[in-house]
RNA sequence: GUCUUAUCAAGAGAGGUGGAGGGACUGGCCCUUAGAAGCCUCGGCAACCAUUAAGUGGUAUUUACUUAAUACAGGUGCCAAUUCCAUCUAAGCUAUGCUUAGAAAGAUAAGAG
Repeated sequence: GUCUUAUCAAGAGAGGUGGAGGGACUGGCCCUUAGAAGCCUCGGCAACCAUUAAGUGGUAUUUACUUAAUACAGGUGCCAAUUCCAUCUAAGCUAUGCUUAGAAAGAUAAGAG
């Protein structure tokens, strides 16, 4: 880097260093010298993997699913703004826009080759 599946309206930042960018891309809009990115330290959030318990199906030690709990331990991830907003299709409406559903793009996790 490719494919599959799931989730994306909730949640959680201080210090040091650094010195002009950052929010994926494009447009908008926003954050930022009252200090951006990156790096370091400490802290926190969160059940994706995980652990535990209960239930259901299956003949079944086991397995699949559902629910609940666990962040002191392990693998990741995350800690401005809905994935910051948009684009395409369809439907509805109080209609030059708004809402809903799906798709596309992206992010993360688990798995596969």
The RNA shown here (SAM riboswitch aptamer (S box leader)) has 113 nucleotides and comes from Gracilibacillus dipsosauri.